[in-house]
Predicted 3D model of a 129-nucleotide RNA (FMN riboswitch aptamer (RFN element)) from a Candidatus Krumholzibacteriota bacterium. The sequence was found by an Rfam model in a public genome assembly. Its mean pLDDT, the model's own confidence on a scale to 100, is 79.

This record gives sequence, structure tokens and C1' cells, in this order.
RNA sequence: CGACACCGUCGGGGCGGGGUGAACGUCCCCCCCGGCGGUGACAGUCCGCGAGUUCGCGCAUGACGUGCGCUCCCUGAGCCGGUGGAAUUCCGGAACCGACAGUGAAAGUCUGGAUGGGAGAAGGUUGCA
Repeated sequence: CGACACCGUCGGGGCGGGGUGAACGUCCCCCCCGGCGGUGACAGUCCGCGAGUUCGCGCAUGACGUGCGCUCCCUGAGCCGGUGGAAUUCCGGAACCGACAGUGAAAGUCUGGAUGGGAGAAGGUUGCA
């Protein structure tokens, strides 16, 4: 330095002002926020991944159901101009998007599943060459 195995650690941000109203962090107006890897150059919108819903199968449970695991399916939204060798990534402009459940009133931002899961990140240890 490289490869393999194991170990723990870390691993998501954001509702503030005004309006309406009996009542709103949910509606309307103006603000606000942007996981991980990759990509000729820095990405919420490119290519993938993760989270989430659902179908099926398996396991646990006496069963309903519930929990866990696996595979498949579903899974949002970007254009124009400029610079440059190279940018849907930078600069300028004007846009767009955001799970499920709950709720006196409809949620990207509140509450909850979640002291969970997690793409992955940086390390440590042992053995071998």
C1' cells in the first nucleotide's frame, strides 16, 4: 500500500411575519429547508441508492392479528442565458418538488411510528501477502 473478516462510532434540514376565521405552525400571501454515492466542475430537480406505501413468499406466535426478513412493483420536481476544455452541478434569471398516520381546519416544516430503520462516512482490531 492492497485485499478479506470482524468491531463499535457517526449518519436530515425547515413555519417566522401578515391575512381570514369561533378555531389554523394544516387554508391564502410573503419568507424558510434540501439525506447518501456517482457524474469531465460544487446537483432537492441528471444517473442510482435510502426512507415510505402496497402485493407475494418465508419465519416467530394457538389463532385473528402483529412483528421480523427477502424479492417484485409503486416511489416528486429543471429550464433559459453566461463563463469554461469540461457544468441540467458554478454565476444570473425566472420556475418546480416534497411518504404514511394524526389533527376543532386541508401539513415538506407540528405531533406520532422513531431512544426505530437507513443509503453511506470516517476509523479501529486481527490474520494473510